Molecule: Bacterial small signal recognition particle RNA
Organism: Deinococcales bacterium
RNA sequence: GGCUUAGCGCAGCGACAACGCCUGAACCAGGUCAGAUCGGGAACGAAGCAGCCUUAAGGGAUGAUUGUUGGGUGCCGCUAAUCACC
Numbered sequence: 001g002g003c004u005u006a007g008c009g010c011a012g013c014g015a016c017a018a019c020g021c022c023u024g025a026a027c028c029a030g031g032u033c034a035g036a037u038c039g040g041g042a043a044c045g046a047a048g049c050a051g052c053c054u055u056a057a058g059g060g061a062u063g064a065u066u067g068u069u070g071g072g073u074g075c076c077g078c079u080a081a082u083c084a085c086c
Stems, first nucleotide, its partner, number of pairs: 001086002004081006010074002013070006019063001021060003029054004037046003
């Protein structure tokens, strides 16, 4: 000095969460509200179902990143120990 062990750091692997994409309220979200309804002599106004749009809670497939966490991951770096072995 190597092997071995421990600690710290770094990288990487797994899990969880956040972010992004899609989906998503039948009735107790919002917007826009055809038709129809109501008020009116009328102009117009009011409430507003269906539909459409946006999305909440939630759900789905996954993508890089970030955070938390865990290893019989790596000898990559540093430090320490070292009976025995090379």